The RNA shown here (transfer RNA) has 77 nucleotides and comes from Methylobacillus sp. MM3.
RNA sequence: GCGGCAUUAGCUCAGCUGGAUAGAGCAACGGCCUUCUAAGCCGUAGGUCACACGUUCGAGUCGUGUAUGCCGCACCA
Numbered sequence: 001g002c003g004g005c006a007u008u009a010g011c012u013c014a015g016c017u018g019g020a021u022a023g024a025g026c027a028a029c030g031g032c033c034u035u036c037u038a039a040g041c042c043g044u045a046g047g048u049c050a051c052a053c054g055u056u057c058g059a060g061u062c063g064u065g066u067a068u069g070c071c072g073c074a075c076c077a
Stems, first nucleotide, its partner, number of pairs: 001073007010026004019057001028044005050066005
């Protein structure tokens, strides 16, 4: 340099044929329970869907560019 894949909550990941308000587990916080802790149960909060632009009545989902990470190939030595 070329190609492929990935990027969604603090972490790990879902998200169907584009359809209205984006979810789960764990973690955090509060409560219940317990002599206390842990475990268990109930609840709460937490999102620029990497960024920008475009297509569309409508984009997490489609297109283009950029960024970051991973993999492969090439180049140099």
About this RNA: Lineage of the source: Bacteria > Pseudomonadati > Betaproteobacteria > Methylophilaceae > Methylobacillus. It matches the Rfam family "tRNA". By type it is a transfer RNA.